This is a predicted structure of a 75-nucleotide RNA (c-di-GMP-I riboswitch aptamer) from a soil metagenome. The sequence is in RNAcentral, with records from MGnify. Its Rfam family is "c-di-GMP-I riboswitch aptamer". From the family's description: GEMM was predicted in a large-scale screen for bacterial structured RNA regulatory elements.

[in-house]
RNA sequence: GAUAAGGGCAAAGCCAGGGAAAUCUGGCGACGCAAAGCCACGGGUCCUCACAGUCAGGAUAGCCGGGUUGCCGAA
Numbered sequence: 001g002a003u004a005a006g007g008g009c010a011a012a013g014c015c016a017g018g019g020a021a022a023u024c025u026g027g028c029g030a031c032g033c034a035a036a037g038c039c040a041c042g043g044g045u046c047c048u049c050a051c052a053g054u055c056a057g058g059a060u061a062g063c064c065g066g067g068u069u070g071c072c073g074a075a
Base pairs, nucleotide, nucleotide: 001072008033009032013028014027015026016025017024018023031062037068038067039066041065042064043063044060045059046058047057048056
């Protein structure tokens, strides 16, 4: 980051499964994405079975910032 090339990922929804839940995994499916690759470090948002208390645990990277790795190469 371009009317480039080769490609990549995959929203919502549906089906099946895990979970207490947020939500996650697989298949179908494409809303979109130049990192919509990876990382819970900071902020935000979401969840709370269980036990026990002390500021707990979990989720979200396609919420923002940050870190890190990668394909191509016009201006």